[in-house]
RNA sequence: GGGCCUUUAGCUCAGUUGGUUAGAGCCUCCGGCUCAUAACCGGAUAGUCCCGGGUUCGAAUCCCUGAAGGCCCA
Numbered sequence: 001g002g003g004c005c006u007u008u009a010g011c012u013c014a015g016u017u018g019g020u021u022a023g024a025g026c027c028u029c030c031g032g033c034u035c036a037u038a039a040c041c042g043g044a045u046a047g048u049c050c051c052g053g054g055u056u057c058g059a060a061u062c063c064c065u066g067a068a069g070g071c072c073c074a
Stems, first nucleotide, its partner, number of pairs: 001073007010026004019057001028044005050066001052064003
């Protein structure tokens, strides 16, 4: 220098070739159960979907630029 992949909640990740209010597990907090703790059960909190722009009635999703991380080639 060239090519490809990833970026969504505190963490690990899903999200159907654009359409209901953006989700799961773990963590944390509250409650139940227990003599008590763990486990188990119920509930709650938590995201400007990496930044900016564009297309569209409508974008996490499509297009463009940039950023960070990873892999390959030279």
Molecule: transfer RNA
Organism: Oscillospiraceae bacterium